[in-house]
Formats: sequence, C1' cells, structure tokens
RNA sequence: GGGAUCGCAGCUCACCAGGAAGAGCAGCCGGCUGUUAACCGGAAGGUGCUGGUUCGAAUCCAGCCGAUCCCG
Repeated sequence: GGGAUCGCAGCUCACCAGGAAGAGCAGCCGGCUGUUAACCGGAAGGUGCUGGUUCGAAUCCAGCCGAUCCCG
C1' cells in the first nucleotide's frame, strides 16, 4: 500500500431481507432477612463519526476513525 470481517447499554452478546432496539451479568432503588448473601420487584442506561438514499436507517450506499486477520 491492497483486501476481508467487524464496531449496538459499564462488560459479554442478540436484532442487521428498513417501520425505530432486547437478554444475561455488573451498578442503582425497593421488598424479604436480626444483618449480609441468595431470592423477588422496579427504574436508569446504547446503535463509532460525517454525509447520502428514503415518508422512515442500527439495518442500504460513500468517506473517515478504530479493532482483528490475510496478501505484498
């Protein structure tokens, strides 16, 4: 320098044939308990950045940034 795959919640991952995002764990609040843990309930929390297409983009397209791998 070229190519492939990927980037979603604090962490590990779903959703990716467009209609608007979920799970587990962690943290927070409450219940239970003499207390803690366990268990039960609740709330909060996110689509790498910038454009484009579209009535509508996490999803499609382009560029950039980053990670892993391959080629030279």
RNAcentral holds the sequence, with entries from ENA and MGnify. This is a predicted structure of a 72-nucleotide RNA (transfer RNA) from a Gemmatimonadaceae bacterium. The coordinates come from a structure-prediction model, not an experiment, and the mean pLDDT is 82. It matches the Rfam family "tRNA". The family's RNA type in Rfam is transfer RNA. Gene Ontology term of the family: triplet codon-amino acid adaptor activity. The organism belongs to Gemmatimonadaceae, within Bacteria.